[in-house]
Context: one part of a larger RNA
RNA sequence: CUGGGCGUAAAGGGAGCGUAGGCGGAUAGUUUAGUCAGAGGUGAAAGCCCAGGGCUCAACCCUGGAAUUGCCUUUGAUACUGGCUAUCUUGAGUAUGGGAGAGGUUAGCGGAACUCCGAGUGUAGAGGUGAAAUUCGUAGAUAUUCGGAAGAACACCAGUGGCGAAGGCGGCUAACUGGCCCAUUACUGACGCUGAGGCUCGAAAGCGUGGGGAGCAAACAGGAUUAGAUACCCUGGUAGUCCACGCUGUAAACGAUGAGUGCUAGUUGUCGGCAUGCAUGCAUGUCGGUGACGCAGCUAACGCAUUAAGCACUCCGCCUGGGGAGUACGGUCGCAAGAUUAAAACUC
Numbered sequence: 001c002u003g004g005g006c007g008u009a010a011a012g013g014g015a016g017c018g019u020a021g022g023c024g025g026a027u028a029g030u031u032u033a034g035u036c037a038g039a040g041g042u043g044a045a046a047g048c049c050c051a052g053g054g055c056u057c058a059a060c061c062c063u064g065g066a067a068u069u070g071c072c073u074u075u076g077a078u079a080c081u082g083g084c085u086a087u088c089u090u091g092a093g094u095a096u097g098g099g100a101g102a103g104g105u106u107a108g109c110g111g112a113a114c115u116c117c118g119a120g121u122g123u124a125g126a127g128g129u130g131a132a133a134u135u136c137g138u139a140g141a142u143a144u145u146c147g148g149a150a151g152a153a154c155a156c157c158a159g160u161g162g163c164g165a166a167g168g169c170g171g172c173u174a175a176c177u178g179g180c181c182c183a184u185u186a187c188u189g190a191c192g193c194u195g196a197g198g199c200u201c202g203a204a205a206g207c208g209u210g211g212g213g214a215g216c217a218a219a220c221a222g223g224a225u226u227a228g229a230u231a232c233c234c235u236g237g238u239a240g241u242c243c244a245c246g247c248u249g250u251a252a253a254c255g256a257u258g259a260g261u262g263c264u265a266g267u268u269g270u271c272g273g274c275a276u277g278c279a280u281g282c283a284u285g286u287c288g289g290u291g292a293c294g295c296a297g298c299u300a301a302c303g304c305a306u307u308a309a310g311c312a313c314u315c316c317g318c319c320u321g322g323g324g325a326g327u328a329c330g331g332u333c334g335c336a337a338g339a340u341u342a343a344a345a346c347u348c
Stems, first nucleotide, its partner, number of pairs: 004319003007302002012316001014201004021194003025088007033081002035077008049065006091191001092188003095184005103177007110154001115149007125136002162169002206247006215241002220236004258315006266293013297304002321348003330341004
């Protein structure tokens, strides 16, 4: 190299865009580069292999053949691949008319609740727990009523509902803005798929500067529990959680399932369109999503099963016994924390 794999045994990159590269629809023509066939040249000898022969045999030696899978020249073939030319519409895109949506960014607004502050009523407890205590309260708490302030999150609707590439997105309104679906089939005419490097996005925590700080709450303090209790429970409580800008770049970043295309029984729910039929909400059909079950097939089994883990093709990533170790060293990146790339000795 060939070969085997990646849902759970080792193994899908966190996600997208995209460079090089790889791969690529239909028809006709042309070329003959790849490809195939014939011929010629070359492919040193020895060795290896085969058939004979010579030393008494063998090792060894001699003769012949084969092989030397390659390269070059030339003649031919033209199905396939490639190059070139022309045409096409089914892939892809554009246009027109509709549609749904927590998709994104910015600004404004709203109500409930918690906390705090002021005032009224009111009096001895309140909190909290398995039980307590720390704690708060006669300097008037808890409870209750009114007023005010501030921050954060948006009950019900709410749904194996929706949107987004992933991370993720949920009060209302406005502005700006991305994508998707359906219908018409009008236009372009392969413009496509994948994607090493690269670039961008990327939960939470964390970091820098400046704000903000209600609630919650690492650390910390106290009270309990306990043999102990650096915990679980309770009372407090600072970073943080929030905002702006910048960094970090990781997660059980999960469907533990890369992307794309085609093909391969069905039944049923739901979301968004469209068409038709009856007649005002049903039926049938169809396209796109999202679920449940299930045949063939697959699977070690579990299970998957038109949203495949089935049957095939294209491209990328990754795996190769456990530990050592996702570590050391070196490189790159980072303010740091660290991230990324990534061994070996040794050992079972």
This is a predicted structure of a 348-nucleotide part of an RNA (small-subunit ribosomal RNA, central domain) from a metagenome. Its mean pLDDT, the model's own confidence on a scale to 100, is 88.